[in-house]
Molecule: SAM riboswitch aptamer (S box leader)
Organism: Halobacillus sp. BBL2006
RNA sequence: UCCUUAUCAAGAGCAGGGGAGGAACUUGGUCCCGCGAUCCUGCAGCAACCUGUCAGUAUUGACAAGGUGCUCACUCCAACAGACGUCAGGGUCUGGAAGAUGAGGA
Numbered sequence: 001u002c003c004u005u006a007u008c009a010a011g012a013g014c015a016g017g018g019g020a021g022g023a024a025c026u027u028g029g030u031c032c033c034g035c036g037a038u039c040c041u042g043c044a045g046c047a048a049c050c051u052g053u054c055a056g057u058a059u060u061g062a063c064a065a066g067g068u069g070c071u072c073a074c075u076c077c078a079a080c081a082g083a084c085g086u087c088a089g090g091g092u093c094u095g096g097a098a099g100a101u102g103a104g105g106a
Stems, first nucleotide, its partner, number of pairs: 001106008013043005021032003026079004044071003049067002051064005075098001080095005
């Protein structure tokens, strides 16, 4: 980097560094940001995918927290297809695509 698969409406912030844009890409919205963001480091925390222990016939449950991950907004929202629905503008739902994370594989 690619493939397969599961999940993505919950949850969880302080300090130090640094000094300009950031929220993945494009477009359009909407937000965050010198009252110092994004990012880096430390500590703390959340969750429980893998893992471990125990119970169980079991594809299940409880506990732990070793490997990851995460700690503004639904993956911030929309974009493609379909359904519902409206006079219209708007709207609702489902699926897909893309993305993120875990696990397995090439």